Large-subunit ribosomal RNA, domain IV from a Candidatus Omnitrophota bacterium, 361 nucleotides, folded computationally. The full RNA is in RNAcentral, with records from ENA.
[in-house]
Context: one part of a larger RNA
Formats: sequence, C1' cells, structure tokens
RNA sequence: CCCUCGUUAAGGAACUCGGCAAAAUAACCCCGUAACUUAGGGAGAAGGGGUGUCCUGAAAGGUGUAACCCUUGCGGUGAAGCCAUGUUCGGGAUCACAGUAAAGAGGCCCAGGCGACUGUUUACUAAAAACACAGGUCUGUGCGAAGACUUAAAGUCGAUGUAUACAGACUGACACCUGCCCGGUGCUGGAAGGUUAAAGGGAGGGGUUAUCCCGCUUCGGCGAGAGAAGCUCUAAACUGAAGCCCCAGUAAACGGCGGCUGUAACUAUAACAGUCCUAAGGUAGCGAAAUUCCUUGUCGGGUAAGUUCCGACCCGCACGAAUGGUGUAACGAUCUGGGCGCUGUCUCGACGAGGGAGUCG
Repeated sequence: CCCUCGUUAAGGAACUCGGCAAAAUAACCCCGUAACUUAGGGAGAAGGGGUGUCCUGAAAGGUGUAACCCUUGCGGUGAAGCCAUGUUCGGGAUCACAGUAAAGAGGCCCAGGCGACUGUUUACUAAAAACACAGGUCUGUGCGAAGACUUAAAGUCGAUGUAUACAGACUGACACCUGCCCGGUGCUGGAAGGUUAAAGGGAGGGGUUAUCCCGCUUCGGCGAGAGAAGCUCUAAACUGAAGCCCCAGUAAACGGCGGCUGUAACUAUAACAGUCCUAAGGUAGCGAAAUUCCUUGUCGGGUAAGUUCCGACCCGCACGAAUGGUGUAACGAUCUGGGCGCUGUCUCGACGAGGGAGUCG
C1' cells in the first nucleotide's frame, strides 16, 4: 500500500451525478393511526408504551369421575382429579448502563412522471416506462369453416369445438369520453358504359406450283409472266371474364385535421368582418410536458442561495382523442424532487483486527 472487518471526539449529507456505500429501524403484546379510496384498502400508516428475576392474589379454559337433569342419547350440566413448574389479568419486591440483555428479524414520511395490478424479458453489460394481461373494438369464418403445416397432394391441427365458437388485427383494469374529413391508399358492394387475355373467328395478304401464255432454242431445254387445288407463313373486323377506369359505402381501416388582411372611444388584444385554398381545417381534454428549439420562458412555492422539482400561465418550433385523450385508489428491486431519523459519505482523518503485498531470515 491492497482486501475484508471493528471503533471513533464535535458536526451530521457540508460528500456526491445521485445518501452510492454504511449506519439506523427490527421480535411479541398493548395503545393509537391521516389525506385519499374502486369502501376492499391505505395500514405494520405515522407515533407511543411494555418485556428480567422473586413473592403474592384472582380469574378463565380443556378433559371429565361422582352426582344431578331430561327429549334415554355416541345426550346435557358438572364437585374432585388431571392438563398445570401452563394461560390471562392485577399487587408488591429486587438487580443491572442495559431484561426480544447474545444471534436472527421493516427505516419512515410528503409530492410528481410512467405503467392499472400479480406476472414476463435481452442464459453471459439493459428487469424497464418494454412484453403480457383481464377488459374494449373491428374484421373474417355456416363446417371437408376461416386460418395454419404440407411436392400446395394425401393427411393433420383448428376440434371429437360450431358464431356466447374459432381465427386475425389494434387498444390495454376502472371512471369520464373517443370530435371533423372517404379527396389519396386499402377494403367491401355495384354493374350501365369504356378498356382488356387466352380462345373462337377468319375478310385479306405472302410463299410454293399442276397448268397456261410469251420470248429464245443446237428441239434436249432455258428465261420471264399469270396461276387452281393442296400444303404453309401471316392476319383485320367481330365475340370474349375477372381486373382497371367508373358509381357508392367504409377511419377502434392506412391516414389527414390551413393561410393572409382588417376591426372596439388610452394602449393592447380581437368576440367580429373580408379573402384565398382544402376532402376536412384539431372538437373535448391536456399543455415549456418521457413532447418546448428559442429556454435556466414568465409568475408563484420550497432553499440563505434551486439549469432539477411542484403549482400556474399558453407564445403547442413540433400534444390531442383505441399509432387512444384526460384522470385515477392500490401496486413497483421503476424514474424524479423534498423532508425526518441515522450515520466516517464528508469536514479529516485516526486507531485496531484478520488476510495479502513488501522487507529481513
């Protein structure tokens, strides 16, 4: 010097990002216990008191003998005895600094954010506000169900279930609620018209040439033109489903929810008016917020002093209603701020113990 412990005057968080760590609290009995609340809780709230040993008094209980009673039963009451050196409630005495004498055994309160809760999770850096959850809503599915596994076959799960069921999606107890927009995207429905595939259809066109015609001919043929049938290449009109265009519906489907200008008899502000654009222009509630850039916004509270915290204001850069909004008792190894108690966290160190390291041997 390091590790693990013990004690520490006075102070008591001045330490520090932060009371991290440590200290403190602690058992049982009695008294007592607030706001709030979903009336269950909160609550062991908080806050107090008692506890050894000896003597002594009283009471109650269990069992159940004798005895007694009746409804005669596996009945009831119940001296004694036993449980019992026991339990409870008193009175008195006594010892110590100290009586749950050692050990083991909640610190508490106030306010706020988030998530209702118990639960689950990154085996080995994250336990949470993340996931789940009961509850809510929408959608699909009528049974060989939808959905899922599977060369997309059989078969299987769904389910030996049957719409109070099953599957998918979102939200997430409870309370009060959940506004406007269907123009875009999606989904559902519709079928008049437009467009449209394969297929059908085959007008027409091209190739080939039996034959015909013309020219040349050494009569053997050669060249040019026309061209039936067949074969073949191609092909217009026309017929032709879903889809798309189209017409409606639908937002607890994906999503979206404005700008400028003027105006009141101080000023300021604008209930009001005008205008442009839009599918519609953000309703209730909340708001410098887990969201606020400017920002340590401004005011109030708490402190001697507060970029955090709490309560307000609203100028919301860029909250907002099941990508849920706002509240909320209880709950939380959650996060934030404050207080009491307590302490070597600190002022500021010191001493001691054990084990290392180191030194000597």

The coordinates come from a structure-prediction model, not an experiment, and the mean pLDDT is 86. Its Rfam family is "Bacterial large subunit ribosomal RNA". NCBI's taxonomy places the organism under Bacteria, Pseudomonadati, Candidatus Omnitrophota.